[in-house]
Context: one part of a larger RNA
Molecule: large-subunit ribosomal RNA, domain VI
Organism: Patescibacteria group bacterium
RNA sequence: CGUUCGAUUCUUGAAGGGAUUCGUCUACAGUACGAGAGGACCUAGACGAGGGAAUCUCUGGUGUGCCAGUUGUUCUGUCAAGAGCACUGCUGGGUAGCCACAUUCCUAUAAGAUAACUGCUGAAAGCAUCUCAAGCAGGAAGCUGACCCUAAGAUAAGGAAUCGUUGUCCGAUUUAUCGGACGGAAGAUUGCCGGAAGACUACCGGUUAAUGCUUUGUGUGUGUAAUUAUAGUAAUAUAUUAAGCUAAACAAAGAAUAAAUCG
Numbered sequence: 001c002g003u004u005c006g007a008u009u010c011u012u013g014a015a016g017g018g019a020u021u022c023g024u025c026u027a028c029a030g031u032a033c034g035a036g037a038g039g040a041c042c043u044a045g046a047c048g049a050g051g052g053a054a055u056c057u058c059u060g061g062u063g064u065g066c067c068a069g070u071u072g073u074u075c076u077g078u079c080a081a082g083a084g085c086a087c088u089g090c091u092g093g094g095u096a097g098c099c100a101c102a103u104u105c106c107u108a109u110a111a112g113a114u115a116a117c118u119g120c121u122g123a124a125a126g127c128a129u130c131u132c133a134a135g136c137a138g139g140a141a142g143c144u145g146a147c148c149c150u151a152a153g154a155u156a157a158g159g160a161a162u163c164g165u166u167g168u169c170c171g172a173u174u175u176a177u178c179g180g181a182c183g184g185a186a187g188a189u190u191g192c193c194g195g196a197a198g199a200c201u202a203c204c205g206g207u208u209a210a211u212g213c214u215u216u217g218u219g220u221g222u223g224u225a226a227u228u229a230u231a232g233u234a235a236u237a238u239a240u241u242a243a244g245c246u247a248a249a250c251a252a253a254g255a256a257u258a259a260a261u262c263g
Stems, first nucleotide, its partner, number of pairs: 001153001005164007015150004021049007033038001050107006059100004066093005071086006111144002117138004167182007187262004192206004211256001213254006221245002228239004
């Protein structure tokens, strides 16, 4: 820009893409078959490999703004307590998120038309013949369909519901319509606050508010803070003390611009 009034939400599905893989075991059955050795079809069921999707309850990894331990050095005047630097200094753990080594699910299966092939009836050609004779059947992991995803620029541009298409003034007439001016409907965008969305854009939420922030509490993690007291020459230990601190998680309360543009 188009889809022939403008929008919001939800849809149909022409078409396109993806997946549709493989194995083992049990029963049938040591049956059919076979002298024996050996050893099924069909059908029913179970378990896996490979592939795929989703998720973070569990298990585990990471977790450079969480907790603790610890070495060297500089600084806070000193002790104590801390801070900076040394790969996050090193080490032991670890919330959320992300992830797999974790968990859950799918890889199911009708139907139709067929290929090679197997047939029925049957002449040309009194026989025979599945038939580039008429007619009629069966038959594949392949094809169509079935399952999942995208999808009306599918220009044959689809469908449904809902919202708005109004008001004032002027003019024209065919008297219920048209044209012009003002104003600006539904709705949308910018701006502002944010996000489990994201390179940017886009998308989603909020601004008529739990969207972010702050505070409090809970939870989780770490593992018994500092101070003081006691014991010990001291290092240190014990008590106060399951302490102190605690990110992205959860809950509650408080509290956060005006506006502009398009239509």